RNA sequence: GACGCGUCAGCGCCGUAGGCAGGAGCGGGGGACCCAGGUAAGCGCCGUCGAGGGAGACCGAGACGGCUUGGGGUUAAGCCGCGCACAAGGUUGCGCGGCCGGGCACUCACUGGCCCGAACCCGACAGCUCACCUCGUAGGCGUCGGUGAGGGGAUCU
Numbered sequence: 001g002a003c004g005c006g007u008c009a010g011c012g013c014c015g016u017a018g019g020c021a022g023g024a025g026c027g028g029g030g031g032a033c034c035c036a037g038g039u040a041a042g043c044g045c046c047g048u049c050g051a052g053g054g055a056g057a058c059c060g061a062g063a064c065g066g067c068u069u070g071g072g073g074u075u076a077a078g079c080c081g082c083g084c085a086c087a088a089g090g091u092u093g094c095g096c097g098g099c100c101g102g103g104c105a106c107u108c109a110c111u112g113g114c115c116c117g118a119a120c121c122c123g124a125c126a127g128c129u130c131a132c133c134u135c136g137u138a139g140g141c142g143u144c145g146g147u148g149a150g151g152g153g154a155u156c157u
Base pairs, nucleotide, nucleotide: 005142006141007140008139013023014022025137026136027135028134029133030132035127044067045066046065047064048063049062052059053058070125071122072121073120074119078099079098080097081096082095083094084093085092086090100117101116102115103114104113106150107149108148109147110146111145112144
């Protein structure tokens, strides 16, 4: 390095010359009634246009486009506290601690130890959710012990 196997996982299978199309499977998101929750509160920033108002300076409903700090989603990747930093007063960055969540190679239970808590997407909008609509099926890694129960296999008789 190739092939194979195993593993995290929904991320594999069929099909094909093919990393095609397509198919079923698996997983995710949007989305009623009912239910739940909330309630006379809120609905960000920038640009262009702009009904209308005004003597004017200007104000300006609304429409369109863009953005991400509000909010939401995928995922284990969250919550809280403290310290420091800063064109800051922030759900910012870094560090520490606690809680919580995930991984450690057949499975489960108990137990000791170790490691991880990233990244991305939507774009002012989303409770649940039948019908219905829609998206994904990338990638990474080769992984420590003890006790008990179970499963599978090999060999011998």